Small-subunit ribosomal RNA, 3' major domain from Zymomonas mobilis subsp. mobilis, 478 nucleotides, folded computationally.
It matches the Rfam family "Bacterial small subunit ribosomal RNA". Its family is annotated with structural constituent of ribosome and ribosome in the Gene Ontology.
The coordinates come from a structure-prediction model, not an experiment, and the mean pLDDT is 82.

Context: one part of a larger RNA
RNA sequence: UGACGGGGGCCUGCACAAGCGGUGGAGCAUGUGGUUUAAUUCGAAGCAACGCGCAGAACCUUACCAGCGUUUGACAUCCUGAUCGCGGAAAGUGGAGACACAUUCUUUCAGUUCGGCUGGAUCAGAGACAGGUGCUGCAUGGCUGUCGUCAGCUCGUGUCGUGAGAUGUUGGGUUAAGUCCCGCAACGAGCGCAACCCUCACCUCUAGUUGCCAUCAUUAAGUUGGGCACUUUAGAGGAACUGCCGGUGAUAAGCCGGAGGAAGGUGGGGAUGACGUCAAGUCCUCAUGGCCCUUACGCGCUGGGCUACACACGUGCUACAAUGGCGGUGACAGAGGGCCGCAAGCCUGCAAAGGUUAGCUAAUCUCAAAAAGCCGUCUCAGUUCGGAUUGUUCUCUGCAACUCGAGAGCAUGAAGGCGGAAUCGCUAGUAAUCGCGGAUCAGCAUGCCGCGGUGAAUACGUUCCCAGGCCUUGUACA
Repeated sequence: UGACGGGGGCCUGCACAAGCGGUGGAGCAUGUGGUUUAAUUCGAAGCAACGCGCAGAACCUUACCAGCGUUUGACAUCCUGAUCGCGGAAAGUGGAGACACAUUCUUUCAGUUCGGCUGGAUCAGAGACAGGUGCUGCAUGGCUGUCGUCAGCUCGUGUCGUGAGAUGUUGGGUUAAGUCCCGCAACGAGCGCAACCCUCACCUCUAGUUGCCAUCAUUAAGUUGGGCACUUUAGAGGAACUGCCGGUGAUAAGCCGGAGGAAGGUGGGGAUGACGUCAAGUCCUCAUGGCCCUUACGCGCUGGGCUACACACGUGCUACAAUGGCGGUGACAGAGGGCCGCAAGCCUGCAAAGGUUAGCUAAUCUCAAAAAGCCGUCUCAGUUCGGAUUGUUCUCUGCAACUCGAGAGCAUGAAGGCGGAAUCGCUAGUAAUCGCGGAUCAGCAUGCCGCGGUGAAUACGUUCCCAGGCCUUGUACA
């Protein structure tokens, strides 16, 4: 100087408390451990691994296993020789396929000093080499997590100390903040904080089509004429600064209350992550040193596996019901996607879906709401709750749904009576609850990333648990 203390002081945080809803019990989904297996590819491991890499394993992916093939190789550059094209279409034989062997049609290279002289393409050959998701993240770059959006981390000069170092950065107030004020052997400065950026909330101006409709006509309908006032869209501005008033404070910084205002003291949300810590994670994104393989640890293919199942754990979904289930009726979003696409309407089907075909490269067409509300029924039951499981008939995608897809109909109708110890999230348009969209994607979502609808309760307080910041103290620790 740090680190540590079941030392002290001050302070902060959904850390506790006060509340609301969960997890832990059930069934299922998903990840992991374990076990099994020819293989169940690999990585991730307290917080910070476990719906994580994977924004989507039937083949492919795929790295694993079995078998069948291949050896200058699926891919790159160089050399020699041959050919003049490659490519596309149709089929034939053998084969599981990769591939091998033969046929027809189409198209038939470019420059040129006319010399295979040069370029390009294909094939054959030899080796230099290619190739490796093989090892080492404790050799590395890059990227990322975490403490933590916590308020800290440092430097120059000066001063103090033999020195390591100290001072500044401590102290008195204050703040979300090393934020600001005052004081002070310090005076300044840098990286952080804040602001500058995006978005939401208010107003003005500009602009009216695909948007809107107050006034005038018109229509089944903003449909049409007309209009751009309003809504809205999207560009430019304004607006909030403790600016004003009172109190308090040290006459300061600030704090408390009030006015005005769409908004008030950081207005809400986001982006933004200091010096560093964990030899944290990643050699399987990529790059890369070293080591290793080179008729194989490379490459191609078929089939299987990653989907196994006495069990254990994590994360979720659905429930256990009447604030509900079922039937009928029926209104209102936002943000997105759409041409290898989104598909209205009509017809067929109980339905998944199919057929047909308007419109739309989209403020124009389309995907396209649910809970809520109203009416009826059920009457506390393992039920008209719950939907697992199983049987069967179908639909769709796709060469192909056996291992191993999703969906629909009929039948079946399991556990489950609100869950032990323990444990998680959340402070407002939040929790809870309801649906909608998107990426990935042929198909497949209870996951992920977004969007809106309905919309609470509680916070006395900081003694305690956890994490962190500053000062101080002890130490046989570094």
The RNAcentral record of the full RNA draws on ENA, Greengenes and SILVA.